[in-house]
RNA sequence: GGGCCUGUGGUCUAGUGGUAUGACGUCUGCUUGACGUGCAGAAGACUGCCGGUUCGAUUCCGGCCAGGCCCA
Numbered sequence: 001g002g003g004c005c006u007g008u009g010g011u012c013u014a015g016u017g018g019u020a021u022g023a024c025g026u027c028u029g030c031u032u033g034a035c036g037u038g039c040a041g042a043a044g045a046c047u048g049c050c051g052g053u054u055c056g057a058u059u060c061c062g063g064c065c066a067g068g069c070c071c072a
Base pairs, nucleotide, nucleotide: 001071002070003069004068005067006066007065010024011023012022018055026042027041028040029039030038048064049063050062051061052060
């Protein structure tokens, strides 16, 4: 330098056009003498960045950035 793949809450992850799912973790309450477990609830991501298409984009297209694999 070229090709391919990936990028979504603190972490992991689902979602392939209609403002985002679940688990772990965090916080609150109940339970306990206390911790833990269990139960109930809450907060937390506008989806790597910029643009395009569309009534509407996490999703489709282009560029860039970061990471990974392969080739040279």

Predicted 3D model of a 72-nucleotide RNA (transfer RNA) from Candidatus Diapherotrites archaeon CG10_big_fil_rev_8_21_14_0_10_31_34. It matches the Rfam family "tRNA". Rfam's curators write: Transfer RNA (tRNA) molecules are approximately 80 nucleotides in length. The organism belongs to Candidatus Iainarchaeota, within Archaea.